This is a predicted structure of a 348-nucleotide part of an RNA (small-subunit ribosomal RNA, central domain) from an uncultured prokaryote. Its mean pLDDT, the model's own confidence on a scale to 100, is 85.
Context: one part of a larger RNA
RNA sequence: UUGGGCGUAAAGCGCAUGUAGGCGGAAAAGUCAGUCAGAUGUGAAAGCCCGGGGCUCAACCCCGGAAGUGCAUUUGAAACAGCUUUUCUUGAGUACUGGAGAGGAAAGUGGAAUUCCUGGUGUAGAGGUGAAAUUCGUAGAUAUCAGGAGGAACACCGGUGGCGAAGGCGACUUUCUGGACAGAUACUGACGCUGAGAUGCGAAGGCGUGGGGAGCGAACAGGAUUAGAUACCCUGGUAGUCCACGCAGUAAACGUUGUUCACUAGGGUUGGAGGGCUUGUUCCUUUAGUGGCGCAGCUAACGCGUUAAGUAGACCGCCUGGGGAGUACGGCCGCAAGGUUAAAACUC
Numbered sequence: 001u002u003g004g005g006c007g008u009a010a011a012g013c014g015c016a017u018g019u020a021g022g023c024g025g026a027a028a029a030g031u032c033a034g035u036c037a038g039a040u041g042u043g044a045a046a047g048c049c050c051g052g053g054g055c056u057c058a059a060c061c062c063c064g065g066a067a068g069u070g071c072a073u074u075u076g077a078a079a080c081a082g083c084u085u086u087u088c089u090u091g092a093g094u095a096c097u098g099g100a101g102a103g104g105a106a107a108g109u110g111g112a113a114u115u116c117c118u119g120g121u122g123u124a125g126a127g128g129u130g131a132a133a134u135u136c137g138u139a140g141a142u143a144u145c146a147g148g149a150g151g152a153a154c155a156c157c158g159g160u161g162g163c164g165a166a167g168g169c170g171a172c173u174u175u176c177u178g179g180a181c182a183g184a185u186a187c188u189g190a191c192g193c194u195g196a197g198a199u200g201c202g203a204a205g206g207c208g209u210g211g212g213g214a215g216c217g218a219a220c221a222g223g224a225u226u227a228g229a230u231a232c233c234c235u236g237g238u239a240g241u242c243c244a245c246g247c248a249g250u251a252a253a254c255g256u257u258g259u260u261c262a263c264u265a266g267g268g269u270u271g272g273a274g275g276g277c278u279u280g281u282u283c284c285u286u287u288a289g290u291g292g293c294g295c296a297g298c299u300a301a302c303g304c305g306u307u308a309a310g311u312a313g314a315c316c317g318c319c320u321g322g323g324g325a326g327u328a329c330g331g332c333c334g335c336a337a338g339g340u341u342a343a344a345a346c347u348c
Stems, first nucleotide, its partner, number of pairs: 004319003007302002012316001014201004021194003025088007034080001035077008049065006091191001092188004096183003103177007110154001115149007125136002162169002206247006215241002220236004258315003262311002266293001270289001273285003277280001297304002321348003330341004
């Protein structure tokens, strides 16, 4: 490199937007650098292939032919592909109406609970565990009542429910704002799909500056356990967790399944829209989403099965025995931690 692959064996970038590139709907006309056909020239000789001949045969040698799938010039064809022009509406999009939603950002508000503070009642324990102890408490704890402070999270509803490209999103109200879906018309007229680079978003943890700090709680200290116990259990507790701004750019970022388009048995279920009548929450239709089964088919099997891992197409990414190693060196990025790109020797 080819071939073969990528749910679990190695392999889908964490996700999106989008440049170049690749690929691209229907009808008509024109054109002819792709494509196809013919002709001419060339494609050295030898070799290969076919026919014949010469050494006693063969190897070998000689003669003739074919082939040389190519290139150039030229004459044509016009289905397909390209290009140009005209047209179309099914792809794509815009406008209108409507309902749903923890989609995003900002501001404000609320109640329950924990902790702390103040005061009242009240007295000897409380707490914790397998059992204990460290710990708190006569300087009045625990319990209980009232008041106050502050931070964080939003019980029930809550649901193999919803929304979002992914990460993710859950009290209430207001403002701003994105997307999807349904309906019936009108409009634009291929405006599409994918997407190397690039750009943006991206959990937790971490970093910088400044705030905040109730609970929880790496590190750390103590008490237990134990042969030991740098753990599991307990009592404390700093970073952190929270906010603003900036950085970082990784996860079992998982459906371990790239995006997009078409087609291919069924019945059942959730939500939205519409319709029919017998007005029941029953039947039918359509659309979008989301779970569990399951025919064909696929699969090494497990299993997947209209939300495909089925049948075909377009484009991108990635894999090539285990270890060494996602490491070294170099480059790029970063304040750092580190990230990204990414080997080899050697070894089995």